[in-house]
C1' cells in the first nucleotide's frame, strides 16, 4: 500500500548520430536509380549485453568492538561500443490508454 508490483497485447508519444565513399555479389528498375551484402573512414547511445561505487558479508593481521588488506556481493538513463544503430520506413529505453493474467509487492 490492492487507488500497490510485476508481465503480456492493442493503440498512442518517443532523442542522438554520414541521404559518406567504394564494389566485379544477389533481389529489382525500361533505364536512371533503389535495397541487402562485402570494404573503407567517421559518429550515436534509450533494443538487447558487459564493467563499476558506496554498503553488507567472510577470511588474515592487530592487544582492540578500532584500523589495515583480500574475496565474494552489489545500481543506473552513469561507462564500455560487443551487438544494434547514422534520410524515410522499420527499430527504440522510457512513459499513457484499455482489456488480461499472476501474486503478494515497496
Nucleotide at each position: 500500500u490492492u487507488a500497490u508490483a510485476a508481465g503480456u497485447u492493442a493503440c498512442a508519444g518517443g532523442a542522438g548520430a554520414g541521404a559518406c565513399c567504394c564494389u566485379a555479389u544477389c533481389c529489382u528498375u525500361u533505364a536512371g536509380g533503389g535495397g541487402a551484402g562485402g570494404g573503407g573512414c567517421g559518429c550515436c547511445g534509450a533494443a538487447g549485453g558487459g564493467g563499476c561505487a558506496a554498503g553488507u558479508u567472510c577470511c588474515g593481521c592487530u592487544a582492540a568492538u578500532g584500523g589495515c588488506g583480500g574475496a565474494a556481493u552489489g545500481a543506473a538513463a552513469c561507462u564500455c561500443u560487443c551487438a544494434g544503430g547514422c534520410a524515410a520506413a522499420a527499430g527504440g529505453a522510457c512513459c499513457g490508454u484499455a482489456a488480461c493474467u499472476u501474486a503478494a509487492g515497496a